[in-house]
RNA sequence: GAGUUUGAUCCUGGCUCACAUUGAACGCUGGCGGCACGCCUAACACAUGCAAGUCGAACGGCAGCAGCCUAUGACUUUCGGGUCAAAGGUGAUGGCGAGUGGCGGACGGGUGAGUAGAACGUAGGAAUCUGCCCUGAAGAGGGGGAUAACCCGGGGAAACUCGGGCUAAUACCGCGUAAUCUCGGAAGAGGAAAUUGGCCUAUUGUCUUCGGAUGAUAGGUGAAGCUUUAGGGUGAGCCUACGAUGGAUUAGCUAGUUGGUAGGGUAAAGGCCUACCAAGGCGACGAUCCAUAGCUGGUCUGAGAGGAUGAUCAGCCACACUGGGACUGAGACACGGCCCAGACUCCUACGGGAGGCAGCAGUGGGGAAUAUUGGACAAUGGGGGGAACCCUGAUCCAGCGAUGCCGCGUGUGUGAAGAAGGCCUUAGGGUUGUAAAGCACUUUAGGUGGUGAGGAAUGAAUUGUAUCUGAAUAGGAUAUAGUUUUGACGUUAGCUGCGGAAUAAGCACCGGCAAACUCUGUGCCAGCAGCCGCGGUAAUACAGAGGGUGCGAGCGUUAAUCGGAGUGACUGGGCGUAAAGGGCGCGUAGGCGGUUAGAUAAGUGGGCUGUGAAAGACUCGGGCUUAACCUGGGGGCUGCAGCUCAUACUGUUUAGCUAGGGAGUGCAGUAGAGGAUGGUGGAAUUUCCGGUGUAGCGGUAAAAUGCGUAGAUAUCGGAAGGAAUAUCGGUGGCGAAGGCGGCCAUCUGGACUGUAACUGACGCUGAGGCGCGAAAGCGUGGGGAGCAAACAGGAUUAGAUACCCUGGUAGUCCACGCUGUAAACGAUGAAGACUAGCCAAUUGAGUGCGACGACACUUGAGUAGCGAAGUUAACGCAAUAAGUCUUCCGCCUGAGGAGUACGGCCGCAAGGUUAAAACUCAAAGGAAUUGACGGGGGCCCGCACAAGCGGUGGUGCAUGUGGUUUAAUUCGAUGCAACGCGAAGAACCUUACCUACUUUUGACGUACUUAGUAGUUUAUUGAGAGAUAGAUGUGCCCGAAAGGGAGCUAAGUAACAGGUGCUGCAUGGCUGUCGUCAGCUCGUGUUGUGAGAUGUUGGGUUAAGUCCCGUAACGAGCGCAACCCCUAUUCUUAGUUGCGACCUAGCAGAGAUGUUAGAGCACUCUAAGGAGACUGCUGGUGAUAAACCGGAGGAAGGUGGGGAUGACGUCAAGUCAUCAUGGCCUUUAUAAGUAGGGCUACACACGUGCAACAAUGGGUCGUACAGAGGGAGGCGAAGCGGUGACGCGGAGCGGGAUCUCAGAAAGCGACUCGUAGUCCGGAUUGUAGUCUGCAACUCGACUACAUGAAGUGGGAAUCGCUAGGUAAUCGCGAAUCAGCCAGGUGGCGGGGAAUAGGUUCCCGGGCCUUGUACACACCGCCGGUCACACCAUGGGAGUGGAUGGUACCAGAAGGAGGUAGACUAACGGAAAGGGGGUGGCUUACCAGGGUAUGAUUCAUGACUGGGGUGAAGUGGUAACAAGGUAACC
Repeated sequence: GAGUUUGAUCCUGGCUCACAUUGAACGCUGGCGGCACGCCUAACACAUGCAAGUCGAACGGCAGCAGCCUAUGACUUUCGGGUCAAAGGUGAUGGCGAGUGGCGGACGGGUGAGUAGAACGUAGGAAUCUGCCCUGAAGAGGGGGAUAACCCGGGGAAACUCGGGCUAAUACCGCGUAAUCUCGGAAGAGGAAAUUGGCCUAUUGUCUUCGGAUGAUAGGUGAAGCUUUAGGGUGAGCCUACGAUGGAUUAGCUAGUUGGUAGGGUAAAGGCCUACCAAGGCGACGAUCCAUAGCUGGUCUGAGAGGAUGAUCAGCCACACUGGGACUGAGACACGGCCCAGACUCCUACGGGAGGCAGCAGUGGGGAAUAUUGGACAAUGGGGGGAACCCUGAUCCAGCGAUGCCGCGUGUGUGAAGAAGGCCUUAGGGUUGUAAAGCACUUUAGGUGGUGAGGAAUGAAUUGUAUCUGAAUAGGAUAUAGUUUUGACGUUAGCUGCGGAAUAAGCACCGGCAAACUCUGUGCCAGCAGCCGCGGUAAUACAGAGGGUGCGAGCGUUAAUCGGAGUGACUGGGCGUAAAGGGCGCGUAGGCGGUUAGAUAAGUGGGCUGUGAAAGACUCGGGCUUAACCUGGGGGCUGCAGCUCAUACUGUUUAGCUAGGGAGUGCAGUAGAGGAUGGUGGAAUUUCCGGUGUAGCGGUAAAAUGCGUAGAUAUCGGAAGGAAUAUCGGUGGCGAAGGCGGCCAUCUGGACUGUAACUGACGCUGAGGCGCGAAAGCGUGGGGAGCAAACAGGAUUAGAUACCCUGGUAGUCCACGCUGUAAACGAUGAAGACUAGCCAAUUGAGUGCGACGACACUUGAGUAGCGAAGUUAACGCAAUAAGUCUUCCGCCUGAGGAGUACGGCCGCAAGGUUAAAACUCAAAGGAAUUGACGGGGGCCCGCACAAGCGGUGGUGCAUGUGGUUUAAUUCGAUGCAACGCGAAGAACCUUACCUACUUUUGACGUACUUAGUAGUUUAUUGAGAGAUAGAUGUGCCCGAAAGGGAGCUAAGUAACAGGUGCUGCAUGGCUGUCGUCAGCUCGUGUUGUGAGAUGUUGGGUUAAGUCCCGUAACGAGCGCAACCCCUAUUCUUAGUUGCGACCUAGCAGAGAUGUUAGAGCACUCUAAGGAGACUGCUGGUGAUAAACCGGAGGAAGGUGGGGAUGACGUCAAGUCAUCAUGGCCUUUAUAAGUAGGGCUACACACGUGCAACAAUGGGUCGUACAGAGGGAGGCGAAGCGGUGACGCGGAGCGGGAUCUCAGAAAGCGACUCGUAGUCCGGAUUGUAGUCUGCAACUCGACUACAUGAAGUGGGAAUCGCUAGGUAAUCGCGAAUCAGCCAGGUGGCGGGGAAUAGGUUCCCGGGCCUUGUACACACCGCCGGUCACACCAUGGGAGUGGAUGGUACCAGAAGGAGGUAGACUAACGGAAAGGGGGUGGCUUACCAGGGUAUGAUUCAUGACUGGGGUGAAGUGGUAACAAGGUAACC
């Protein structure tokens, strides 16, 4: 920085990611080299080999080797001898096993168990030692006694051991000598040694090849040592301060403990140890205890501060199978030494022994995991040695491992036919992709040959020369010159020849974060996932593929650390509501503190010095071809300490001050439910007594329980008793908070004002501590009127352990104790300072006045309301801060688990306080926004209700649906908004369904080939589709013809056809619905951090977001309205098939009149175009506006009536079966044909209708008046026949203002019926017919006759309709259609009401506002119990381990003390014996062990408690809205 809480927003807050890193591991892959690194686990056990030896110049020696001597033998011979082998001899020689002795083994190497301090780091200190090394001083005389080896003997399986005997030393011991050594005040006393080898000279011995060799003695010389001592150096020991870790659910620990004195002990200070004395010491600045841990330089990360870490390298420490112990030594309490105990392993003759890889390799085991039983001492270093040299698993190298870092390569150039293949595709193409192939080049690395540095010298040996030592030309040392020589790595690095693109690329990812997209498969499956989250048939998220992105000999995953995380905040956070102010005060420690001067110099600041190891890091250079890596210099190491300077501030200390300016005292006053105690008053309730009085009272939404004729309630009088104190009374007062309310008295705390006399910083805060602390509760004793948990009863209810009612006990009251908590709230700790104003009221003080007031002004204290700056996430706060600062305290760090468990403390109990973890989730939360919702509020509208009229729901039938049935009863539509719906017409067809029989390039479309031509028709067979066999026929267009073309049929070909199969939740289109409701938005501006708001809200008004006014808004768009159609009035134009008033003529008639023709178009009408209505005029109301109410005129009056017209959107609403269409499925079938059946079934349920139940009616007769439509495979007149359906008939209809369907019906006028299952009603059934049609059985309509069911007005519930031709009622067309189940639908006209003038309620809707835990939006959300499954956890009779403590028993090895007894070379002694020593015994200490007890901790435990999670479970509905009883503590 990003993702993630929300519909969206801001904030808080957690979770997650991107970076860097690693001793890593795992998966896939793997060419080379350089430099590093490599058991993090079992400090588990270890086979085998090696890792510490060396010195013969300390010693005695001689097992083995060499050398020398030689008996003897063999061969040879020039016969002199020579050569070879060799038992044996030889220690004078080279050397050397074992041994004595010296030095080393305490280094080097490993590991991190223990250790929270005996460690480590830094800085200091004083009371110490220090082998080898360096520099000085002095010395090194003279003796002695042993003992290994060796020999002899014994024991033992072995390991080993015992006895006797011999022997040496640089082994051991005296003596002498000695200091500036040690002790001591001094005197004085004590106190050492070691020699070895080389060379030279002299003397001398032996041998001789006569050159010499060799020994002894004396002297000289230098080398390596030895002793004492001083100094240095190095190394080590000790002490002090500070630093570095978690827990207080560890608060007290300590008897050698703290100190002193005196001893002892140590190299050395010291309770280190002992005796005595004192009673101290440590601890809230965290002692003690528990847990964890080696520490550091550094390493990783980070801007830094920090955080994490302590592999490799380096410093220190600790450890060496576990525990204890000492010995030796300069140094150890000792990794490859010793003793003891324990566990384990091995050997054993069972008696007894041996061992210790946390050295290097290696093995087993553990584990996710970590290498070779390699080479060499060439280099560097170490041990020994005079040296050569020896040893060295230190080290240097090699091997294995991509474990890490770094470098190189896997080719380069060209190459478009943009090849093939793959993938995608809109089928054109795109992409892979210059990629490949091809052509031309190159050869790093690898391969194979050759050549070839450096690591090697200040090494070694040797030869010279020079210098020094020395008597010396000897020896030795040093320097120098030359020669020879030393390499594990190593087939080295490097250079070079040859050869050939030849031998060398993968891994992860591609939904967002986060670079990179498509196809196929799968279908909440399989799977993915770091977080959010993907997957339920079109998955860029799974799996595969193509393509792409990133990195690259690696890439991913996992684990881990830091970062991001300002989520522990020193730098750098917070606490009104998000987590977080202690309930309140007093006050201890602590922290902080007014003013002046001096002193000091602790803090603070400056300078200098020491230290801060090296390496690492940084920087400037250098070396490997570069880099990693190595290396030289510099700076740095922010620290600590010492010295010194400064003195502003802080501290300390001394001496002062008081400015009305901290705090307090005095004096004069003020207000007050401040507190405690005692007393006292009235009103009211209740009870009791008495009177009056009579049937009810009481209670509720309504009731009932209850009280009352034994006299209630009501009312009057009296009495008792308890509790609380109306009015005043007030966002008034007082108090620290809790809290405090009649009046009076007593005692008492605090506050404020004024004054300015006093004190002189006496102050603020406050961990622990102490006190106060509502209500409820507890204890003891009183009291008890009212109220009232529990409880009882009555209601309510599905239930009602509640809400409501009637009762009622604790309790409420008092006294004395306890409890110690509350939403103890201002959800706001205390104190101080500063920072605009306005206003109210409480309580003081002062000033002013012509006016004295309920006055004005000023100034304190306290309490409220607004508000600027500022602040805040916002809301808000705002001198009583949540502003700006200072001081101190308390508290917070995701949600749940949980304020819970365990433990401690407190409490009589209830319980309080302190206070976790496992586990689960990716959120939980605050404020504000927009919606939606509310059994919230306000305003308004609608046949929404009300007022009416008529229905549905009951009956019968029709029709649709559900259900059931069926071979099939095809499919769809399902609250309103499915159900007389798709279907404006299922007998076949339709038809999609079922059964049976058939077809397979197909019934239909496109293309090609061949043949025929089309077409018409006959026979047989079959249920038919079809099959078979014939007959007839040569057609259409162009062309003179040849020929070509179109169409059709048959056969064939393969692409394909076909699908009413699936998905309306992939879609288009169309439609329904809210709703013809008045809304829905935008631009610019303004405003808010933002979502958003404003506009669109407000005041009016309207049918309307209609209009007006106001207004941080101004405008605009889609809707409203208007424009369109019909209708109501009128005008103009036109006049046939329409009209018929006037006129003319004919005919009929007595006439009225009718009819025909002419003429006419006036009227009606038809159908074109105009006019008209706009609140235009007028009165009132209103803001003078908009508008409303009324009026005039008018055919019509306030959108005149009706229609069309349906905003943004909602319902994943409906439709894949109208059509179109993506995807999927099917292809001898889910396609196609045919016949029959089914969609018409029938116990039942629902919707929509029709007809009724009758008299406002039924029946019969007569009679009148419409409109709008239809008509050629049609409407069909007159006339005739039939009871009738209908038949015959065929005029007319110029395809219709002409003809026809066509008779309208209700109505009107008569007659009849007389309230009945009827002369109502017509279902059902029978018979006989008519019509349509290939065909009326399943399954048509109609007619006639006969039959004559239910039904007597319909429960709960529910529907339609409002002034206009509406409801109700009456009939008439039409579409579809052969016919028709139409009583349906959509139209048409006839006649034609009642009621409302309101908005309380139901339903729906609009606007504003309010609450919200809802946003899938109340059909929402959601707490708890029970049941089931799983998980972690508490308790638990106990059980099993581990670890401390205390007490006791017993006590190995060991050193120390003691020792009567045993043994004993050096010294002294004439001897006895002594000194000293050795072993034995013993004492105290003590490891491990045992017993007892209590503590801590881990594991486990029948059963049990709550918690968490889980898809649907059960039962209710507690919370969110007034959540239906406001919620909560």